[in-house]
Context: one part of a larger RNA
RNA sequence: UUAUAUUGAAGGAACUCGGCAAAAUGACUCCGUAACUUCGGGAUAAGGAGUGACUAUUUAAGGGAAACCUUUUGUAGUUGUCACAAAAUCGAGGACAGCGACUGUUUAUUAAAAACACAGGUCUCUGCAAAUUCGUAAGAAGACGUAUAGGGACUGACGCCUGCCCAGUGCUGUAAGAUUAAUAGAAGAAGUAAUUGCUUCAACUAGAACCCCCAGUAAACGGCGGCUGUAAUUCUGACGGUCCAAAGGUAGCGAAAUUCCUUGGCAUUUAAUUGGUGUCCUGCAUGAAUGGCGUAACGACUGUCCUACUGUCUCCAAUAUAAUCUCAGUGAAAUUGAAUUCUCCGUGAAGAUGCGGAGUACCUACGGCUAGACGGAAAGACCCCGUGCACCUUUACUAUAGUUAAGCAUUGCAUCAAUAAAUUUUAUGUGUAGCAUAUGUGGAAAGUUUUUUUUAAGAUUUUUACGCCAGUAUUUUGUUUAAAACUAUCAGUGAAAUACCACUCUUAAAAUUUUUUUGUUGCUCAUUUUUUAGACAGUGUUUAAUGGGUAGUUUGACUGGGGCGGUCGCCUCCUAAAGAGUAACGGAGGCGCACUAAGGUAAGUUCAAAUUGAGAGAUAUCAAUUUCAGAGCGUAAUAGUAUAUACUUGCUUGACUGUAAGAUUGACAAAUCGAACAGGGACGAAAGUCGGUUAUAGUGAUCCGGUGAUUCUGUGUGGAAAUGGUCACCGCUCAACGGAUAAAAGGUACGCCGGGGAUAACAGGCUAAUCACCCUCUAGAGACCCUAUCGACGGGGUGGUUUGGCACCUCGAUGUUGGAUUAUCACAUCCUGAAGCUGAAACAGGUUUCAAGGGUUUGGCUGUUCGCCAAGUAACGUGGUACAUGAUCUGAGUUUAGAACGUCGUGAGACAGUUUGGUCCCUAUCUACCGUAGGCAUUAUGAAAAAUGAGAGAAUUAAACCCUAGUACGAGAGGACCGGGAAAAGUAAACCUAUGGUGUAUCGGUUGUUAUACCAAUGGCAUCGCCGAGUAGCUAAGUUUAUAAUAGAUAAUUAUUGAAAGCAUUUAAGUAAGAAACUAGUCUCAAGAUAUUUUUUCAGUAAUAAACGUAAAAGAUAAUUACGUGAUAGGUUUGGUGUGUAAGAAUUGUAAAAUUUUUAGCUUACAAAUACUAAAUUUAUA
Repeated sequence: UUAUAUUGAAGGAACUCGGCAAAAUGACUCCGUAACUUCGGGAUAAGGAGUGACUAUUUAAGGGAAACCUUUUGUAGUUGUCACAAAAUCGAGGACAGCGACUGUUUAUUAAAAACACAGGUCUCUGCAAAUUCGUAAGAAGACGUAUAGGGACUGACGCCUGCCCAGUGCUGUAAGAUUAAUAGAAGAAGUAAUUGCUUCAACUAGAACCCCCAGUAAACGGCGGCUGUAAUUCUGACGGUCCAAAGGUAGCGAAAUUCCUUGGCAUUUAAUUGGUGUCCUGCAUGAAUGGCGUAACGACUGUCCUACUGUCUCCAAUAUAAUCUCAGUGAAAUUGAAUUCUCCGUGAAGAUGCGGAGUACCUACGGCUAGACGGAAAGACCCCGUGCACCUUUACUAUAGUUAAGCAUUGCAUCAAUAAAUUUUAUGUGUAGCAUAUGUGGAAAGUUUUUUUUAAGAUUUUUACGCCAGUAUUUUGUUUAAAACUAUCAGUGAAAUACCACUCUUAAAAUUUUUUUGUUGCUCAUUUUUUAGACAGUGUUUAAUGGGUAGUUUGACUGGGGCGGUCGCCUCCUAAAGAGUAACGGAGGCGCACUAAGGUAAGUUCAAAUUGAGAGAUAUCAAUUUCAGAGCGUAAUAGUAUAUACUUGCUUGACUGUAAGAUUGACAAAUCGAACAGGGACGAAAGUCGGUUAUAGUGAUCCGGUGAUUCUGUGUGGAAAUGGUCACCGCUCAACGGAUAAAAGGUACGCCGGGGAUAACAGGCUAAUCACCCUCUAGAGACCCUAUCGACGGGGUGGUUUGGCACCUCGAUGUUGGAUUAUCACAUCCUGAAGCUGAAACAGGUUUCAAGGGUUUGGCUGUUCGCCAAGUAACGUGGUACAUGAUCUGAGUUUAGAACGUCGUGAGACAGUUUGGUCCCUAUCUACCGUAGGCAUUAUGAAAAAUGAGAGAAUUAAACCCUAGUACGAGAGGACCGGGAAAAGUAAACCUAUGGUGUAUCGGUUGUUAUACCAAUGGCAUCGCCGAGUAGCUAAGUUUAUAAUAGAUAAUUAUUGAAAGCAUUUAAGUAAGAAACUAGUCUCAAGAUAUUUUUUCAGUAAUAAACGUAAAAGAUAAUUACGUGAUAGGUUUGGUGUGUAAGAAUUGUAAAAUUUUUAGCUUACAAAUACUAAAUUUAUA
């Protein structure tokens, strides 16, 4: 010093994030118990009283043959120091909130919770070969269960309730339409072949689910508004207007586990409250089974308060035990480049034991301490990077299990119905105009019908079908007529007759047939006894849909860290430093085209603006003058341009084909310019010009595919086709623009790996915009007056405390806020001290100068620093020290893993939002520091004792009150300087006489148990068992003392004399005053002060020292000190002190017990005496 225990004066939570820890409570009997309540509880609520031993008496139960034994109830009395559940075992309680109903479960190893579960509630699926799940399958669980059952999801007892929204996303349903794969049919086309054919492509038709569409569904996922006007002060807005929406948040609750602003307002609690509770409602961002609001009981949950209690604290003290220390024995570890391992200032990869300078420092150990060795431990977990990994999510991409649907196979027979096609028959067809309801085309110019035996045709009556209500067609009945009736050609119409014939179309009906498709019903093999089921299902295969259930992957770069934002190619200018080129998340702008003329050529022309004038006019007309361009040139800017590159007109297509010497510019790939040659042209009289546009932007490699052309190629061979090649053209905001793929988003706080101080967060460094402070200038304020005081707009510095900038050390680790503890320095001074000025009467202030000696509070709230508040104070200073200090402590906050709320997100998840919970390791080698020793040196005599003090440190506070004096001052109220005295406080040191604490080898009381055989008396154990006292020692809260006077030299300042400068002037020479600061003075250490000091005494073979022994006023060990024949220690005796009247005996009492002997007995550490015991020895040396 630490750990574990014991005790503690006065106070009693003042401690602290927080009563953490400790203390307290505790058993039984009796009394007595509130709010609230689900009537069960709450409840051992709370709060009180009693308890021993002995005597007498009494109650009940059991056992026993009985004597009697065991247990038990009550009453009365006696007795003992403070009493009695005497030790041990053994609930603190109450009040108010939050959350969760409860008992339970959970992160073995940092989270026990508000999380999970739960009974209860709801929704949904499932009819049994059940749904669901496992499995390739067989098969199995479900279940040897059957909807009061089983699976899934959400909520979470109970009470009151559970609003509106179906637009989105899901789920369910419906079947009409649309869409559609395999497949089936198939017009047609191509190739080949010229005989059928074969091959390829294929419009179109048929063709399921899904999706679309239409509904339903929220205890499915989820969602649930703005603006604005308005009422007799104001405020508010019952009321109104308007926009939007699927619907606009109802009841309830509300600064909340949800409220940013915020420590919201008010009340209460407190001396004081960022806390708690109640209330309000302005709900950033409450809200109804992602349940809302309450709620008795319960909770190692979270918050607040009160009582009790206490060493948590004020403020620590003592004791016990175990370590630490010494000796003996035994004997690890991390670490370690090598070490001969100081301080300061500086330097330096920017914080030095090691470099430079200065200073300090004899050598070596031991005990301590932890400031440093950017200490040890762990290739940083934060951050960034990697064309790293893993897992998770999803409306990322691509697959896929599964599921659904369709075709085909397994797969057969039959009935009925419908449907489609074909064939036959019949009917059907009304734009307008027109006698009329004209399908179309062709033929046909005259035809049709009906007979004269009869049926008859026409008219009329009746029936049926269609219908555009006009009529058309048809059937039948009756009557009637005998020879006729109806039309074409005409008028109208695009089209002419149902005058007639043939072939078709639309629509409709009927029949037949074999086919197409669909459905109903039935039979049967599969299969075994019966039944059931049955060509369905199941299985295989092809196809389509769905498919984070599963898998593989992707998810850019630049970047004054990363993210967010911005940007990414091309053109012009500046930066760019007079060749070219040249960077930045430097400063400015444009482009992703346009134009058949805005191209070519020939000829011609000159613009803009200003001034003046014509009657006026900014502009538009005309004229004159000036002007090299101030205009124009499709477009940005720059360069160029008037003899045109501008403007106008004519004619035109060179906006040509095939080539190209040579240059420019590029890493390359690309890009740019280009005379000249050939062909065939345009314009021009010609020379000549023309291969787009005054120039510089208007863009995209390769692969792949397409179109056109082509003496190229042609899959055994020949020919063709396909394919490929060549030329030309087309298809990329491949804009991340030299383009990774045809095809790609997110989360990680559950994370992992490799790296980085190439790159952030802390700290240091550089810088000083910001910040702080100072100086300067006075405009102004100050009644007047810049400077008593304040001082704008400006200017100049200093500092390195803020916020930043930079990214220089450190990522093979430099631990981060606040607090505790311990400090140390600066001074820009909070107090105290000394001064100047004052808009200083005094008091009290303001401001400035000097000054760092000392001091600089306790509480309430909050994690807080800070801040606000309460109380006091002379004052409660500002900063630095790795925002000093975690190998000293704490861990409330921040910043892992659990969980919740609000908000955001489809989701995984996220939030400088909130809330609850949540492992702080290290035995010290070196340096530094605090102590203690040994060696050697200091004298070429040795020793003892004493002293000086170079130097170092400690200390340094403030003052109510009284006197001067109610004086100076002041109208008064009030009220001093200077000087003197002086309690109490703070701080520090020493001490223990007294006051107290402790006091584990003192004394006494007492419980349980055990032992000495028993009684009595004692011992052991139970925290020293508990309790009451207490010596020495150690201690504080106690006692004493100090924090002083004084001197010197000074600071600011004030003076004296006094010139330079005949004055003035504190200064230049000279002389003074002047502060808690400085130097002394006070106290402590100190000659290792190596520059080694001084004095006195002893010694001459002794002095002396050491060892050894007894020890303590000393002490870790050494050392020091007292002694070694003497009082050193022990013992003994006496005394003191403490305790409190021992044992034994006697007496009294039934007994517990009392009385007497007896103020007794015992008594650690104290004092004295006493040699009884242990110290009476050995060695070294000038």